Order: sequence, then C1' cells, then structure tokens
RNA sequence: GCCAGCCUAGCUCAAUUGGUAGAGCACUUCACUCGUAAUGAAGAGGUUGUCGGUUCAAGUCCGAUGGCUGGCUCCA
Repeated sequence: GCCAGCCUAGCUCAAUUGGUAGAGCACUUCACUCGUAAUGAAGAGGUUGUCGGUUCAAGUCCGAUGGCUGGCUCCA
C1' cells in the first nucleotide's frame, strides 16, 4: 500500500424489510439478614467512532475520515 471484518451504556454483546435504541454483568436505592454474600423489587446510565449527505423517518442506505483485528504484497 491492497483486501476483509469490527467500533452501539462502565464491561461483554443484541437490534428483523430504514419505523419508539435493548439485554446480561457492574453501579445506585429499597426489601430480606444479627451482619455480609446471595435473592427479590425499583432506578440511573447512550450525540450508535467522527463529519457530512439522502429520507417524513438512519445504528441500518451513500460519501469522506479516524481507530482496532486478521490476511496479502512491496522496500530495507
């Protein structure tokens, strides 16, 4: 340099044909307990890597760009 995949909550990952962004763990509060853990209930937490475009509507489509992983190639 070329090709492919990936980037969404603190972490690991979903999201159907473009149509209200979710789960588990973690966190906070409460219940339970002598206390802790466990368990149960409730809650908070997101500019979907970034910028722009199309559309009534974009995590999803298009363009540009950054990063990560793997493969291939060139030079030394």
Predicted 3D model of a 76-nucleotide RNA (transfer RNA) from a PVC group bacterium. Rfam family: tRNA. It is annotated as a transfer RNA. Lineage of the source: Bacteria > Pseudomonadati.